[in-house]
Context: one part of a larger RNA
């Protein structure tokens, strides 16, 4: 590993990208025909052996020996079908030519048959070598090889046994048997197989095969001998012609990427614009209370509070429409308009052709709170002050109120960052809605000519829901949490009783707060 678990019991990194790693769609020899071989089965002879008996050349049987035939299926070999590595030596075999012996034959070494010797050449072999090469591995098979002791196991009466490798038998001057065998990962060597998996080959043809002609290198034989030169020949390499090839690019994955088309969205950024509310200010009106609460009080108020009307300013926010609806990787995103780049889905008789999936390291983004430096400070409001309540109240309620809340520039990197449910792929069940696209046609409403809107059907892709439970689960429940003891589609991360403890320590990042990584003693 086979073979755990991860919604709620411990445990899916907040989210996306991404290198190493791991994994990765389909396609290339199938089929047919022929010829031997081996054993199996069936059948039929002969020899031998044994049994039965009416001893007959009778009959039955056999893990015995040796023949024949048939059939089917099994195993293996060779040849042909476009399918086979090329040379070379030895040993054979048949074919051819020459010479020759014998037999038959002819007018005749004329012809035929059968032997022997020699020759050089091509063909060929269940044979034995040598050389040049050959696509390469993984995998499986078989073999050699492998210390012993140990383990399994054969033999053997240590009296049994654990053991040991002894022993057994005589006419005891001796004879004789053992001390087996198996297993022995991995790696390496040799052998056969060619399914599966990987890699390679011909695309700027420096492609293959022959062929012609050059360039260049090497120098063995033979030219009587030695030396020199140059050819021929032989062997490398390179170049240039023309020739032949069925000349050479598998296909286009309900894998992936790209282009294009009309869309779609509260996706993002920048600018612009609107709305009421709140607070404050100004002006005007009125007059005794107003606030606030369970009840009050703190608080404001003839210096006119609260309230009403008309204006103005500021900063924040974006109601109703607003939905189990949309978009975004998540965090998140809602006034108008403009600009900028991006995305998804759909459509496509478009293009590339394996480009893919998941991912240690590494990187981007990441609510709120918090930090630094500016701006801004309407509202709300940690801390703080006060009023209440209370046994007490350092709280809940109330009145104020600093930091903050908003924004710019930089940090921080955490949340019940939750669907407490990784990502990619396949399959398994019915339904009606809804959002986006597409298709066709019939309707309805608009038409002044267009756009168009609605409805029906089908189909892709979403956010969800309802019913059921083949199935799963400890259950709650779940179309995924199913296709799991009938356990293996690919890949990443995490957990192993409760506390101690996300603590200590070390490292690291951070201005800090703190983050990430992360124990043990002890206890139960």
């Nucleotide at each position: 590993u086979u073979g755990c678990a991860g919604u709620u019991a411990a445990a899916a990194a907040g989210c996306u990208c991404g290198u190493a790693g791991u994994u990765g769609a389909g396609u290339u020899u199938c089929g047919g025909a022929g010829c031997g071989g081996g054993g199996c089965u069936u059948u039929u002879g002969g020899u031998c052996u044994g049994g039965c008996c009416u001893c007959g050349c009778g009959u039955c049987a056999g893990u015995a020996c040796u023949g024949g035939a048939a059939g089917g299926g099994c195993c293996g070999g060779c040849u042909c079908u476009u399918u086979u590595u090329u040379c070379u030596g030895g040993c054979g075999g048949g074919c051819g030519g020459c010479g020759u012996g014998c037999c038959c034959u002819u007018g005749a070494c004329u012809g035929g048959g059968u032997g022997c010797g020699c020759c050089a050449g091509g063909c060929u072999g269940u044979c034995c070598g040598g050389a040049a090469c050959g696509a390469u591995u993984a995998c499986c098979u078989u073999g050699a090889g492998a210390a012993a002791a140990a383990u399994a196991g054969a033999g053997u009466g240590u009296u049994u046994a654990a053991a040991g490798c002894a022993g057994g038998c005589g006419a005891a001057u001796g004879c004789u048997u053992g001390a087996a065998u198996a297993c022995c990962g991995u790696a390496g060597c040799a052998u056969g197989g060619a399914a599966u998996a990987a890699u390679a080959g011909a695309a700027u043809a420096g492609g293959a095969c022959a062929u012609u002609g050059g360039u260049u290198c090497u120098a063995u034989u033979u030219u009587g001998u030695u030396g020199g030169u140059u050819u021929u020949c032989a062997g490398g390499a390179c170049c240039a012609g023309g020739g032949u090839c069925a000349u050479g690019a598998u296909g286009a994955a309900u894998a992936g990427g790209g282009a294009c088309a009309g869309u779609u969205g509260g996706g993002g950024g920048c600018a612009u614009u609107a709305g009421u509310a709140u607070u404050c200010a100004g002006u005007a009106g009125u007059c005794a209370g107003a606030g606030g609460u369970g009840a009050a009080a703190u608080u404001c108020u003839u210096g006119g509070a609260u309230u009403u009307a008309c204006u103005g300013a500021a900063g924040a926010c974006u109601g109703a429409c607003u939905a189990a609806u949309g978009c975004g990787a998540a965090a998140g995103c809602a006034u108008u308009u403009g600009c900028c780049a991006a995305g998804g889905a759909u459509g496509u008789u478009u293009u590339c052709a394996u480009u893919a999936a998941u991912c240690a390291a590494g990187a981007a983004c990441g609510a709120a709170a918090g930090u630094u430096a500016g701006g801004g400070g309407a509202u709300c409001g940690a801390a703080g002050a006060c009023g209440a309540u209370c046994a007490g109240a350092u709280a809940c309620c109330g009145u104020c109120g600093u930091a903050g809340u908003c924004u710019u520039a930089a940090c921080c990197a955490u949340a019940a960052a939750c669907u407490a449910u990784g990502c990619c792929g396949a399959c398994u069940a019915g339904g009606g809605a809804u959002c986006g696209g597409u298709a066709a046609g019939c309707g309805u409403c608009a038409u002044u000519u267009g756009a168009g809107a609605c409805a029906c059907u089908a189909u892709c892709g979403g956010c969800a829901c309802c019913u059921u439970g083949a199935g799963a689960g400890a259950a709650a429940u779940c179309a995924a949490a199913g296709u799991g003891u009938u356990u293996g589609g690919g890949u990443u991360c995490u957990g192993g009783g409760g506390g101690g403890a996300g603590u200590a320590u070390a490292g690291u990042c951070g201005c800090a707060a703190g983050u990430c990584c992360g124990a043990a003693a002890c206890u139960u």